[in-house]
Two RNAs folded together computationally: RNase P RNA and transfer RNA, 460 nucleotides in total. The coordinates come from a structure-prediction model, not an experiment, and the mean pLDDT is 75.
RNA sequence: UCCGGUGUGUGGGCGUUCGCUUGUCGUUUAGAUGAGAGGAAAGUCCGGACACCAUAGGGCAAGACUCCCUGUGAAAGCAGGGGAGUGUCGGGGUAACCCGGCGCGACGGACAGUGUCACAGAAAACAGACCGCCUUGGGUUCGCUUGAGGUAAGGGUGAAAAGGGGAGGUAAGAGCUCACCGCUUCGAAGGUAACGACGGAGGCAGGAUAAACCCAGUCUGGUGCAAGGCAAAAUAGGGGAUCGGGCGGCCCGUCCAUUGAUUCCGGGUAUGUCGCACCUUGCUUCGGCAAGGAUUCCGCUUCGGUGGGAUAGAUAAAUGAGCGCACAGUCAAACGCUUCGGCGGGCGACGGACAAAAUCUGGCUUACAGCACUCCGGAACCG
RNA sequence: GGGGUAGUAGCUCAGUUGGUUAGAGCGCCGGCCUGUCACGCCGGAGGCCGCGGGUUCGAGUCCCGUCUAUCCCGCCA
Numbered sequence: 001u002c003c004g005g006u007g008u009g010u011g012g013g014c015g016u017u018c019g020c021u022u023g024u025c026g027u028u029u030a031g032a033u034g035a036g037a038g039g040a041a042a043g044u045c046c047g048g049a050c051a052c053c054a055u056a057g058g059g060c061a062a063g064a065c066u067c068c069c070u071g072u073g074a075a076a077g078c079a080g081g082g083g084a085g086u087g088u089c090g091g092g093g094u095a096a097c098c099c100g101g102c103g104c105g106a107c108g109g110a111c112a113g114u115g116u117c118a119c120a121g122a123a124a125a126c127a128g129a130c131c132g133c134c135u136u137g138g139g140u141u142c143g144c145u146u147g148a149g150g151u152a153a154g155g156g157u158g159a160a161a162a163g164g165g166g167a168g169g170u171a172a173g174a175g176c177u178c179a180c181c182g183c184u185u186c187g188a189a190g191g192u193a194a195c196g197a198c199g200g201a202g203g204c205a206g207g208a209u210a211a212a213c214c215c216a217g218u219c220u221g222g223u224g225c226a227a228g229g230c231a232a233a234a235u236a237g238g239g240g241a242u243c244g245g246g247c248g249g250c251c252c253g254u255c256c257a258u259u260g261a262u263u264c265c266g267g268g269u270a271u272g273u274c275g276c277a278c279c280u281u282g283c284u285u286c287g288g289c290a291a292g293g294a295u296u297c298c299g300c301u302u303c304g305g306u307g308g309g310a311u312a313g314a315u316a317a318a319u320g321a322g323c324g325c326a327c328a329g330u331c332a333a334a335c336g337c338u339u340c341g342g343c344g345g346g347c348g349a350c351g352g353a354c355a356a357a358a359u360c361u362g363g364c365u366u367a368c369a370g371c372a373c374u375c376c377g378g379a380a381c382c383g
Numbered sequence: 384g385g386g387g388u389a390g391u392a393g394c395u396c397a398g399u400u401g402g403u404u405a406g407a408g409c410g411c412c413g414g415c416c417u418g419u420c421a422c423g424c425c426g427g428a429g430g431c432c433g434c435g436g437g438u439u440c441g442a443g444u445c446c447c448g449u450c451u452a453u454c455c456c457g458c459c460a
Stems, first nucleotide, its partner, number of pairs: 001379005007373004013325006020036006038354001042365002045363005050224004057252004062220005067082006083107001085104008108215002113213002115209003130155002132151008163181002166178003182204001183202005190195001228274004238265006244256003267459003278293006294311007327352001329350003335344003384456007393409004402440001411427005433449005
């Protein structure tokens, strides 16, 4: 310097003309003036505000979360550090395993209980004799064959074969015995804790799976702005089913109703407004006004503050289009150089990522051209 | 805006508690039958189970993310 990747930030600029939605002023006409998408507005996966439902109270069921500490937060979550585990690489070791680097994860419990572990294999969780090895009875054509028993060292199968390799031991073998390594358990330096250096004891009690059921701990009432309030519209008759209904899957309790109720078929209607546009409080002639506060931008500052401006609210859904200038980017004529592969050049043409509010808000996840920065890997060149 | 359901062969659907090589009908292709076609009979092809990742020895199935399609919602009586 180039290429690729991780993460973070930014997310086309200025001017002008014509429009769209909306606030204010206005002679309510003309017009003037202010405001007008995002980091994800998306997916709707979690949490909250807010509104309604019955005082939503008890039990069962269902669902969510789950190593430890700290910080932040209302919660969900996020960040940092640590522990144990696991993958890969390197080193040590015959092996089991140990040490170190880098990375990864939805990381409670497998001694509460249940289930599953296909195929292969003799045997798959109550272990297990197919080959082999050993002892022994019989047969024998002396090659071998067969019966009884011992054996988990070796072979073979498998994702996984019930501690590892070694020495002793033995008929052959076996933690049968021994040292080392691993494991279990007890103690324990240390650490806030998860955990655990180290030491003692035990010949080994131990498989995997909880993103299988489940168990433990913590927590959860339901429905969502099509909530809900007001106004308006519609306001046929009839038939069927069930026997009370209400917001949860059920039961209890509770509330309402008990001259009917619920539901289905069929029918009618489907508009406006508030909620709702920074929040709260007060006043109001209901049009607004005032005060306080929040966020953000600009200016000043003695860095403590202080002055001024601003805060999207559409409803089938506004936030756009044209032109000009400059900035990225792609293609590229004339012409020049050439080792004929290309290189320089730049008339001119094209052209802007993902995507767009819909009650608000905190997160998560996913999409994202170009540019800038950080880190990592690779290649070439120079010193 | 909110709440559900589904995605497996060209089409319509199965797939039980994870298990070996994912099936059925129609359709398609080839052969037989027939003078020919249809019907019928025989045989065959065709799937990364919407996509990506994870758990597990093993995933159509379990979990997470994502994409697409589709259904429902108010009032009156």